[in-house]
Overview
The RNA shown here (transfer RNA) has 74 nucleotides and comes from a soil metagenome. The prediction has a mean pLDDT of 80. It matches the Rfam family "tRNA". Rfam classes the family as a transfer RNA. Rfam links the family to the GO term triplet codon-amino acid adaptor activity.
């Protein structure tokens, strides 16, 4: 330098063909339970969907550029 894959919540990851409001598990917080802790039950907070530009009435999803991570080729 070239090719491929990836980047979504603190962590691990879903998200089908562009349209509900962006989700799950774990973790975290509060309450209940307990002498207390854990477990368990109920509730809650937490996201510019890597960044910029474009297409579109509408973009996590389509197109272009860039950044970072991994693998392969040279």
């Nucleotide at each position: 330098g070239g090719g491929c894959g990836g980047u979504u919540a603190g962590c691990u990851c879903a998200g089908c063909u562009g349209g509900u409001c962006a989700g799950a598990g774990c973790g975290c917080c509060u309450c209940g339970u307990u002498u207390a802790c854990a477990c368990c039950g109920a509730g809650g907070a937490g996201g510019u969907c890597g960044c910029c530009c474009g297409u579109u009435c509408g973009a996590a999803c389509c197109g272009g550029g860039c950044a970072c991570c991994g693998c392969c080729c040279a």